This is a predicted structure of a 519-nucleotide part of an RNA (small-subunit ribosomal RNA, 5' domain) from an uncultured bacterium.

Context: one part of a larger RNA
């Protein structure tokens, strides 16, 4: 010299972008961070319309909270680096050993039957959390038959074995008095094959320190059989054999998430893994499986521990490493803010309805980038100077003062966006009414922000650090090996360009300096 998630000091005018608990993976108070779907069913508060009334009400029908059956989605997004030195990560490849809901596409069907259950009603316990009886009820919820593509085995090949599906509602038109049928459409559904997309397995190679850690290792290495899995395989279990690993560092112990990257160097390296991406782990500690296409699951269940909280003592609740926020700890690190306008995700035909993701705003000079604190003119070379002096003057200094200019900023007035494509509604073309297209309208947190113009007035804006060599920048005054400085060299015991203070002078400038770490 560069660089920083920095911090501390003294200072501080605006704007753009960026970044912002590096420690306690420590404990959390509050509120939000995953709902959604009535075009899947049941049942229906309050609303409204309609009949009818004994004016309390009751039926029809519209539309439909809360909660329930049911379907997708809570395995995505969002945090966090505690474990982990390992096929976890990178890299190359392999799977004739495999899985994929949604979605795209092919090929086929969707026939005909049962039995329950919640909500609901009536009934008990319990503080409460929750929970027991009874009685009738639906479905796209369950569960059989029926059909046949497949699919396993088996086999030359047929024949055989086994295993194997369904589910509907709604929209229009046309018909009928009505129910209902018949056509069509979009949304669903079954089964089976592609294919896309995401997983999962498996190898070789790389991948920090310690030898003051030399021997490890019994499911341990192989083998056979079975079991288990989507799958291969001691993954597991029986029985056999005795093996494998290691100084080309096994084992153990310390340290650590990889990586793309990033800082720094001419590069070779070094050093680091903050924010963004992409792979791991993890979820109060430890464990387990269920559900499910996908978890052994942060805001799912279930034991055990710790630790808080209720409590009618008899039992119960809980889990911010989600966003905000407290408390502790720390040299330290933000607001319990706005909106779903846009992106982008879940459900939904869609309207839409959810999203602390994300997109704004707030705070902080943390960092990077612009900008400003005025311009020219001006010599009596004014006044002051705890400036210096040979006392004659010199510095400070064209700096001030004073005359002219301009107004970026900043104040105040106006005016004022893009980010909006879509959807929805309405109109209107083709057409196969529902499809695609055109026209109109309709949607903005931010923010009256950005940006734009007027006004008037130098008006609103400078500071820190250093002047002995290294290293630009010098003399007084004070102190006297005291008081102090200081990266190194060294300064100070009476004339200190090195302590302090002051004039002067150098550097950088909304910042300078100082500590830290890394090159």
């Nucleotide at each position: 010299g560069g660089a920083u998630g920095a911090a501390c000091g003294c200072u501080a005018g605006c704007g753009g972008g960026a970044g912002g608990c590096u420690u306690a993976a420590u404990a959390c108070a509050u509120g939000c961070a995953a709902g959604u779907c009535g075009a899947g069913g049941g049942a229906g508060a309050a609303u409204u319309g309609g009949u009818u009334u004994u004016c309390g009400g009751a039926c029809c029908g519209a539309g439909g909270a809360a909660a329930c059956c049911g379907g997708c989605g809570g395995a995505c997004g969002g945090g966090u680096g505690a474990g982990u030195a390992a096929c976890g990560c990178g890299u190359a490849c392999a799977c004739g050993a495999c899985c994929u809901a949604c979605c795209u596409u092919u090929a086929a069907g969707a026939g005909g039957g049962g039995g329950a259950u919640a909500g609901c009603c009536c009934u008990g316990g319990g503080a409460a959390a929750c929970u027991g009886g009874g009685a009738g009820u639906a479905a796209u919820a369950c569960c059989g038959c029926a059909u046949a593509a497949u699919a396993u085995u088996g086999g030359a090949u047929a024949a055989g074995u086994u295993a194997g599906g369904u589910a509907g509602a709604u929209u229009c038109a046309a018909u009928u008095a009505a129910a209902g049928u018949u056509g069509a459409g979009g949304c669903g559904c079954u089964u089976a094959g592609a294919g896309a997309u995401g997983g999962g397995u498996g190898u070789g190679c790389g991948u920090c320190u310690g030898a003051u850690u030399a021997g490890g290792u019994a499911g341990u290495u192989g083998g056979u059989a079975g079991g288990g899995u989507a799958a291969c395989g001691g993954c597991c279990u029986a029985c056999c054999a005795a093996g494998c690993c290691g100084a080309u560092g096994a084992u153990c112990a310390g340290u650590a998430g990889g990586g793309g990257g990033c800082g720094u160097g001419a590069g070779a390296g070094c050093g680091u893994g903050a924010c963004c991406c992409c792979c791991c782990a993890c979820a109060c500690g430890g464990g387990u499986a269920c559900u499910g296409a996908g978890a052994c699951a942060c805001g799912g269940a279930c034991c055990c521990g710790a630790c808080u909280c209720c409590u009618a003592c008899g039992g119960g609740a809980g889990g911010c490493a989600g966003c905000a926020g407290u408390a502790a700890g720390g040299a330290a690190u933000a607001u319990u803010g706005g909106a779903c306008a846009a992106u982008g995700g879940g459900g939904g035909c869609a309207a839409c309805c959810c999203u602390g993701a994300u997109c704004c705003a707030g705070c902080c000079a943390u960092c990077c980038c612009g900008c400003g604190u005025g311009c020219a003119g001006g010599a009596a070379g004014a006044a002051g100077g705890c400036c210096c002096u040979a006392c004659g003057g010199g510095u400070u200094g064209u700096a001030a003062a004073c005359u002219g200019c301009u107004u970026u900023u900043a104040u105040g007035a106006g005016g004022g966006a893009a980010g909006a494509a879509a959807u929805g509604a309405c109109u209107u073309g083709a057409u196969u009414u529902a499809u695609c297209g055109a026209g109109u309208u309709u949607u903005g947190a931010c923010g009256g922000u950005a940006c734009c113009u007027c006004a008037g007035g130098a008006a609103u804006a400078a500071g820190c650090a250093c002047c002995g060599g290294c290293u630009a920048a010098c003399u007084c005054c004070g102190u006297g090996c005291c008081a102090g400085c200081a990266g190194c060299c060294g300064c100070g015991g009476u004339a200190a360009u090195a302590c302090g203070g002051a004039g002067g002078g150098u550097g950088c400038g909304a910042g300078c300096g100082u500590u830290a770490u890394c090159c």